[in-house]
């Protein structure tokens, strides 16, 4: 110098004329404030509203190595452990296959207590070479064998050797593997060592499922306050009805007289609005401490959109990185998808030079 990794910031800017929405003021000039890192998806998690069960159980759903942060999470930090990467880093499908069922198509001899296609060996038989004979060559039976060689994503542990008629955990020695109330280190997950056994246990659970822990429901068009306008007929339920998703169970309310409520069903008619909820927050920025870090304490400082057919718009001159995706609609805390360029940083990694 150059190519990477990781963190982090920014989202055009200055003036100037007009023009919007909210707040201030008795009012008007005036002054103040006024779209995002994603406001996007509705995908998790909660504040908040409403429901006389927000009791218990199935059901269903969701998470899933371990130690923290947090109002919670399927979230974020650290660390294990598997996995790419040369590294710094990146990803995480991370509890159970010995409780059950199920699946590995095709190929192939076999695909979970499995197997002989090519092949290896002894031993019989037959025909050829060789004078014979040892010996060799090709056909066949009856037997050993699964190490060699094919097939496949995957083949019943590997590597080297002993032995063997050819082999084989049959045997050895190292890895693998399985079991130990064993020894160290760690808060553990987990690492590393001893020590016993030649060892029947392949892969899929993001297959059903088992195990553990977690969950009322509902949604701002929640909801409340006010407040325009309209008919009031008919049938049938009590072994009813209801308790704002699905079942049971307990409880609780209203009813069992068909008057009124409630349920179902038919028939008729009418439905204009305004306020609040709405923004002071698990709030934002600045500083000192703790913490490897997420993050937590402390102190100080500041108000930082609240629309309602729904505010940002139009001109003009300069600047330049020539501006991507993109506009709140109850409000945080995430997650994922979109995305145009600049900017800072790092006790980080590689590479090649020079001193």
């Nucleotide at each position: 110098g150059a190519g990477g990794a990781c963190g982090g910031g920014u989202a055009g800017g200055c003036g100037g004329u007009c023009g919007c929405g909210g707040g201030g003021c008795a009012a008007c000039c005036c002054c103040c404030c006024g779209a995002g890192g994603a406001a996007a998806g509705u995908c998790c998690g909660g504040g908040c509203u409403c429901c006389g069960c927000a009791g218990g159980g199935c059901a269903a759903g969701g998470u899933g190595g371990u130690g923290g942060c947090u109002a919670a999470c399927g979230g974020c930090c650290a660390c294990c452990g598997u996995c790419c990467g040369c590294a710094a880093g990146g990803a995480u499908a991370g509890g159970g296959a010995a409780a059950g069922u199920g699946c590995c198509a095709c190929a192939g001899a076999g695909a979970a207590c499995a197997g002989a296609c090519c092949g290896c060996c002894u031993c019989c038989c037959c025909g050829c070479c060789c004078u014979a004979a040892a010996g060799g060559c090709g056909g066949g039976g009856c037997g050993g064998c699964a190490a060699g060689g094919g097939u496949g994503a995957a083949a019943c542990g590997g590597u080297g050797g002993u032995g063997u008629a050819a082999g084989a955990g049959a045997c050895c020695a190292c890895c693998g593997c399985g079991g130990g109330u064993g020894g160290u280190g760690g808060u553990g997950a987990c690492a590393c060592c001893c020590c016993c056994g030649g060892c029947a246990c392949g892969g899929c659970a993001a297959a059903c499922c088992c195990c553990a822990c977690c969950u009322g429901g509902u949604g701002a068009a929640a909801g409340g306050c006010u407040g325009c306008g309209u008919a009031g007929g008919g049938a049938g339920g009590a072994a009813g009805g209801g308790g704002c998703g699905g079942c049971c169970c307990g409880c609780c309310c209203c009813g069992u007289c068909a008057g009124c409520a409630c349920c179902u069903c038919c028939g008729g008619g009418c439905a204009a609005g305004g306020c609040c909820g709405u923004u002071c927050g698990a709030g934002g920025c600045g500083g000192c401490g703790g913490g490897c870090a997420a993050c937590c304490g402390c102190c100080g400082u500041c108000c930082c959109a609240g629309a309602c057919a729904a505010a940002u718009g139009a001109c003009c001159g300069c600047c330049c990185a020539c501006g991507a995706c993109a506009g709140a609609a109850c409000c945080c805390g995430g997650c994922u998808u979109a995305c145009c360029g600049c900017c800072c940083g790092u006790u980080c990694c590689u590479c090649g030079g020079g001193a």